[in-house]
Context: one part of a larger RNA
RNA sequence: UGGGGCGUAAAGAGAUGCGUAGGUGGUUCACCAAGCAAAGCAUGAAAUCAUGAGGCUCAACCUCAUGACUGUGCUUUGAACUGAUGAACUUGAGCAUGAUAGAGGUAACUGGAAUUCCUUGUGUAGGAGUGAAAUCCGUAGAUAUAAGGAGGAACACCAAUGGCGAAGGCAGGUUACUGGAUCAUUGCUGACACUGAGGCUCGAAAGCGUGGGGAGCGAACGGGAUUAGAUACCCCGGUAGUCCACGCCGUAAACGAUGAACACUAGCUGUUUGGAGGUAUCGACCCCUUCAGAAGCGAAGCUAACGCGUUAAGUGUUCCGCCUGAGUAGUACGAUCGCAAGAUUAAAACUC
Numbered sequence: 001u002g003g004g005g006c007g008u009a010a011a012g013a014g015a016u017g018c019g020u021a022g023g024u025g026g027u028u029c030a031c032c033a034a035g036c037a038a039a040g041c042a043u044g045a046a047a048u049c050a051u052g053a054g055g056c057u058c059a060a061c062c063u064c065a066u067g068a069c070u071g072u073g074c075u076u077u078g079a080a081c082u083g084a085u086g087a088a089c090u091u092g093a094g095c096a097u098g099a100u101a102g103a104g105g106u107a108a109c110u111g112g113a114a115u116u117c118c119u120u121g122u123g124u125a126g127g128a129g130u131g132a133a134a135u136c137c138g139u140a141g142a143u144a145u146a147a148g149g150a151g152g153a154a155c156a157c158c159a160a161u162g163g164c165g166a167a168g169g170c171a172g173g174u175u176a177c178u179g180g181a182u183c184a185u186u187g188c189u190g191a192c193a194c195u196g197a198g199g200c201u202c203g204a205a206a207g208c209g210u211g212g213g214g215a216g217c218g219a220a221c222g223g224g225a226u227u228a229g230a231u232a233c234c235c236c237g238g239u240a241g242u243c244c245a246c247g248c249c250g251u252a253a254a255c256g257a258u259g260a261a262c263a264c265u266a267g268c269u270g271u272u273u274g275g276a277g278g279u280a281u282c283g284a285c286c287c288c289u290u291c292a293g294a295a296g297c298g299a300a301g302c303u304a305a306c307g308c309g310u311u312a313a314g315u316g317u318u319c320c321g322c323c324u325g326a327g328u329a330g331u332a333c334g335a336u337c338g339c340a341a342g343a344u345u346a347a348a349a350c351u352c
Base pairs, nucleotide, nucleotide: 003324004323005322006321007306008305012320014202015201017200018199022195023194024193026089027088028087029086030085032083034082035081036078037077038076039075040074041073042072043071049067050066051065052064053063054062055061092192093189094188095187096185097184098183099182100181104178105177106176107175108174109173110172111155116150117149118148119147120146121145122144126137127136163170164169207248208247209246210245211244212243216242217241221237222236223235224234259319260318261317262316263315264314267297268296269295272293273292274291275290276289277288278287301308302307325352326351327350334345335344336343337342
C1' cells in the first nucleotide's frame, strides 16, 4: 500500500455548529462525444522476458524464429450509463402563510425560605462535636428564643422514564431583545443538495491576568483525634478558589465509550412529550388514523459474546475522521499556540 476494521478488543476528532477547496449527487428531453465499447491504421528500438530450435562435451552463456511488451496516437462508428452544454419538471432543499410546545440564549429588574454576621430584649450554664473523645465556643453572658438590620450564594415543592439546545450545557419570578424546532396549508423558487481536508466559531470543571465581591462550602495550611506510623479517612478552624465584569486557557469516562446525510426492512407497551385529522359525545387523552420526539421490550437480520434491533450495532449509497502487537509514549526533539500551567502535532533506539 492493499485488505480488514472503529459500542465494550487498537480505532468516531468535544461539537462538527458555519463553511472553502475537493469528492458525491433527483426526474425528463435535445445535443456534444470527454470517459466507456468496437473496428481500422501507425507506433510500441535493441537487450531483457516466455515458448520452440540450434552452438560451446553439459550448464551458465551465446545464436535464430515466433510471441509478448497488457501501452500510446490518429480516423470512423456506437444502444445504454457517467460527464459537458441547453431547455423543462417537482418529489430533495429552501421560502411564504397560520398555529404550537419548551430550564434554548443575552440583559435588566425582582421574591421568599435557609446559613452566617451585627444590634437590642428575655434567659443561665453550658454549647458544639464524635465510634468514643479532644482541639473549639461560652459567666467579658454563649447555645436557645424574639425583634430589627447587613451581605453573599443557591433556588425546596412543582419535577418526571418530562422538556430545550450542535455539543458543552440550561431550573425562583417578571420584562425586553433574540436563535432554533414541530405541525398544518400545499401558495412560491426550481436541484439552489449531501459531506467537508485546511479555516472560523463555540466549548464543563480546574487553572491564569486585571479589577470587584466574599454568606456558606473549602484544595493548601494550623490544631485535635485514630494509628506501630497517619504527610489520610473523623473532628475544630481556615487561605486560594467557588460568585461578578473583561481577557486568556482549550482540556474531561467532553460517553450513547456508537461521525454526518439519505433510502429500505415485523410489531407491541404507556397516566410518555408536542401537533393535525376523523369518529363518538353535553364534554374529555373512550376509540381510530397520521407527523415529529423521547423510553421499555422484541420478528428478521447482525454480533466473538454481551447485546443492538425503524432513535440499528440490520440492508445499501455518498463524504469525512481514525486504527494496524505490547512496552518505551501520547514521551523526546522540532514546530505552532499560550502570561504561565501547559495544549496540539509526534518519533526512535532498546526490550518482549

This is a predicted structure of a 352-nucleotide part of an RNA (small-subunit ribosomal RNA, central domain) from a metagenome. The coordinates come from a structure-prediction model, not an experiment, and the mean pLDDT is 81. The RNAcentral record of the full RNA draws on SILVA.